[in-house]
Molecule: transfer RNA
Organism: Candidatus Yanofskybacteria bacterium
Parts: sequence; structure tokens; C1' cells
RNA sequence: GUCGGCGUAGCUCAGGGGUUAGAGCAUGGCAUUCAUAACGCCAAGGUCGGUGGUUCAAAUCCACCCGCCGACA
Repeated sequence: GUCGGCGUAGCUCAGGGGUUAGAGCAUGGCAUUCAUAACGCCAAGGUCGGUGGUUCAAAUCCACCCGCCGACA
């Protein structure tokens, strides 16, 4: 340099056009226990990498840019 994949919560990831964006772990609270852990319940936490476009509607489709990974040169 060319091509491909990925970027969503603190971490690991789902969601691949349809109107409140989710799970597990972690964190905080409650309950339980003599106490702690585990288990259970609840809560908080997100401008879905950025800009523009398509659309009635974009995390989702398209283009470019940025970052990471891989293949080829």
C1' cells in the first nucleotide's frame, strides 16, 4: 500500500431497519446469616468510535475518516 473482520455499559458480548438499547460479570442498596461467602430481589451505569448520506424511521444500510486485529505485498 491492497483486501477483509471488528468498534454497543467499568469488562466480555448479544441485538443486522420499526419507536423504552439488553444479558452475564463487576459496582451500590436490601433481604438472608451469629458473621462472612454463595444464592435471591432492586438500582445505577450508554450522545451504540466520528462526520455525512439514504429512509416516514438508522446501533442496524451506504460513503469517508479514526482506532484495533488478520491476510497479502